[in-house]
Notes: A computed fold for a 62-nucleotide RNA from Allolucifera butyrica, annotated as Fluoride riboswitch aptamer (crcB RNA motif). The organism belongs to Allolucifera, within Bacteria. It matches the Rfam family "Fluoride riboswitch aptamer (crcB RNA motif)". On this family, see Baker et al., Science 2012: "Widespread genetic switches and toxicity resistance proteins for fluoride". The family has 289 seed sequences and 2,293 matches in Rfam 15.1. The sequence is in RNAcentral, with records from Rfam. The model forms 100% of the base pairs in the Rfam consensus.

RNA sequence: UAAGCAAUGGGCGAUGGAGUUCGCCAUAAAUCCGUAAAAGCGGUAAUGACUCCUACCGGAAU
Numbered sequence: 001u002a003a004g005c006a007a008u009g010g011g012c013g014a015u016g017g018a019g020u021u022c023g024c025c026a027u028a029a030a031u032c033c034g035u036a037a038a039a040g041c042g043g044u045a046a047u048g049a050c051u052c053c054u055a056c057c058g059g060a061a062u
Stems, first nucleotide, its partner, number of pairs: 010025004016053006032043004
């Protein structure tokens, strides 16, 4: 350095992936907002928070 074997590293936080961090949950945590009795209508956001990538929206330049 590479390969193999064994054990450990839980889950969740309104749309994807990764890292860090916070909170919550095991009887679960979780399942957005406004209006409305409900239905319906309208609206914000890929984050719980920060950073990066991807997707999407708007503008500018080549």